[in-house]
RNA sequence: UCCGAUAAGGGCAAAGCCGGCGCAAGCCGGUGACGCAAAGCCUCGGGUCCACGCUCCGCGCGGGCGGGCUGGGAUGGCCGGGCUGCCGAGC
Numbered sequence: 001u002c003c004g005a006u007a008a009g010g011g012c013a014a015a016g017c018c019g020g021c022g023c024a025a026g027c028c029g030g031u032g033a034c035g036c037a038a039a040g041c042c043u044c045g046g047g048u049c050c051a052c053g054c055u056c057c058g059c060g061c062g063g064g065c066g067g068g069c070u071g072g073g074a075u076g077g078c079c080g081g082g083c084u085g086c087c088g089a090g091c
Stems, first nucleotide, its partner, number of pairs: 001090001003088002011036002016031006034077001040083003044080003047075004051070001053069002056067004
């Protein structure tokens, strides 16, 4: 150090299952390990998802249905960005 080893000591924990929460996406705890060198933190840009909300459009006699918006939410283990950081075979 832009690097990341069949190294050492540690760390995190996907799916599934159980319990709880949420309209939902999904989250929390337990169990469990597919993986991860930042799978630590921020949540800044983009993506994807939700539809509590908004107002707009279309349809419907109507309950409502479909589309849209992005105020709001989720993911961040989808990609990029910022900050911080253990170890040291290689260089």

Model confidence (mean pLDDT): 78 of 100. c-di-GMP-I-GGC riboswitch aptamer from a Dehalococcoidia bacterium, 91 nucleotides, folded computationally. The sequence was found by an Rfam model in a public genome assembly.